[in-house]
Context: one part of a larger RNA
């Protein structure tokens, strides 16, 4: 100087407390461990791994396994030879395909030096999701949006170092003020930027039947404890309470943004890259299988256990998105998934597209029940070369566990939790109950900081560095 303490003081945080809804019990989905397997490819491992890389595993992807095939190679550049041929199209045989063998058709441009393109052979080389994240770049997680981390000059100390950055008050904040051997400054904080909420101005396509307004687009204004009152203090200042005005009040709500550093944290499998390794194979390709197995254990979710409910019918109100290899209307067929059909739309125009919870009414009446829907049988629809392993959806039948969950444990302080639907990326289709957004309805509680956890500042002790 740091670190640590079942030392002290102060402070903060959904850390506890108060309240609400959960997880842990059930079934299922997904991930992981384990086991199994020819293979169940690999990575991630307390917080900070486990719906994580993967924003789409039937083939492909693909790295794994079994088997078949290729060897200058699927891909790049160059050289030499054949001086052989444009390219390309196509037939037959073997085969699961890849590939191998044998043929056919068409027959290139030309400045007549050659060049371009292709094939075969040979050589340099290609190739590697092979190893090392403890050789690395880049990117990321985490402490933590916590308030810290330093520098120049100066001063103190023999020196390592210290002061500054400590003290008092204050703040969300090393935020600001005061005093002071310090005076200044930098990275962080804040602000600048974006979205939402109010107003004004301009414009008006496709929104509005029309003017206007809503709405949309663009540019401005607006909030600063500015004004009044009161209280406290170290009193031109800071803080607390109240008020006026205001759409908004004391950081208005959110986003973006992550200091010096820590964990030899993560990633050589996104990419790049040193070194090492493989080179008729650890490279390339094809068919089939596997990544989907299943005594079990864990994690994250979905659906429930019902009457504040379930089912039928009728009625109402969004936002944000996506669309030409696409979204696909009306109409018709089908109980339905869907099919036929083709209008419109490169989209404020058309389509996806009926939002659902909600309101009204009827049935059910506490029952493993009309709660719950797993599982299984049958018949189908769609995508795709192909749904057996292993897709989604529909109809009929079947109707399992489950009657609110032990120890323990999670999230949330407001348009939040809870609850209700909608959209998108990926994508032929989809195992999405995931993720990222969008709006609808819309609470309860916080006495307080003794305790639990974590962090910051000062101080003290130390068999620690």
């Nucleotide at each position: 100087u740091g670190g640590c303490g079942g030392g002290g003081a102060g402070a903060u945080a959904c850390a506890c407390a108060a309240c609400c809804a959960g997880u842990g019990g059930a079934a299922c989905a997904u991930g992981u461990g384990g086991u199994u397997u020819a293979a169940u490819u690999c990575g991630a491992g307390a917080c900070a791994a486990a719906c994580c890389g993967a924003a789409g595993c039937a083939c492909c992807u693909c790295a794994c396994c079994a088997g078949g095939g290729c060897u200058u190679g699927a891909c790049a550049u160059g050289c030499a030879a054949c001086u052989g041929c444009a390219a390309g199209c196509u037939u037959g045989g073997g085969g699961a395909a890849a590939c191998c063998c044998a043929g056919g058709c068409c027959g290139c441009c030309u400045u007549c030096g050659a060049g371009g393109g292709c094939g075969u052979u040979g050589c340099a080389c290609a190739g590697c999701u092979g190893u090392u994240g403890c050789a690395u770049g880049g990117c990321u997680g985490u402490c933590g949006u916590c308030a810290g981390u330093u520098c120049g000059u100066u001063c103190c100390g023999u020196g390592a170092g210290g002061a500054g950055u400590g003290c008092c008050c204050u703040u969300a904040a090393g935020u600001g003020g005061g005093a002071c051997a310090a005076c200044g400054a930098a990275c962080g904080u804040a602000a600048c930027c974006u979205u939402c909420g109010c107003c004004c101005u301009a414009u008006g396509u496709u929104a509005u039947a029309u003017c206007u307004g809503u709405c949309a687009u663009a540019g401005g204004g607006g909030a600063c404890u500015g004004c009044c009152u009161u209280c406290g203090c170290u009193a031109u200042g800071c803080g607390g309470g109240g008020g006026a005005g205001g759409a908004a009040g004391g950081a208005g709500a959110a986003g973006c943004a992550g200091a010096c550093g820590u964990c030899a944290a993560g990633u050589c499998a996104g990419c790049a890259u040193g070194a090492c390794g493989c080179u008729u194979a650890u490279g390339c390709u094809c068919u089939g299988g596997g990544c989907g197995a299943c005594a079990c254990a864990c994690a994250u979710g979905u659906u429930a256990c019902a009457a504040u409910g379930a089912g039928g019918c009728c009625g109402a109100c969004a936002a944000a998105g996506a669309g030409u290899u696409g979204c696909g209307a009306a109409a018709c067929g089908g109980c339905g998934a869907c099919g036929u059909g083709a209008a419109g739309c490169u989209a404020a125009u058309c389509u996806c597209a009926u939002a659902a919870a909600c309101g009204g009414u009827c049935u059910c009446u506490c029952a493993g029940u009309g709660g719950g829907g797993a599982u299984u049988g049958a018949a189908g629809u769609c995508u795709g070369c192909a749904a057996c392993u292993c897709g989604a959806c529909u109809u009929c039948a079947u109707g399992a566990a489950c009657g609110c969950g032990g120890a323990a444990u999670u999230g949330g302080u407001a348009g939040u939790a809870a609850u209700c639907g909608c959209a998108g990326a990926u994508c032929a289709g989809c195992c999405a109950a995931g993720c990222u957004g969008c709006g609808g309805u819309g609470a309860a509680u916080a006495c307080g900081u003794u305790c639990u956890u974590a962090u910051c500042u000062c101080u003290u002790g130390c068999a620690c560095a």

The part of an RNA shown here (small-subunit ribosomal RNA, 3' major domain) has 465 nucleotides and comes from an uncultured Gammaproteobacteria bacterium. Model confidence (mean pLDDT): 82 of 100. The full RNA is in RNAcentral, with records from SILVA.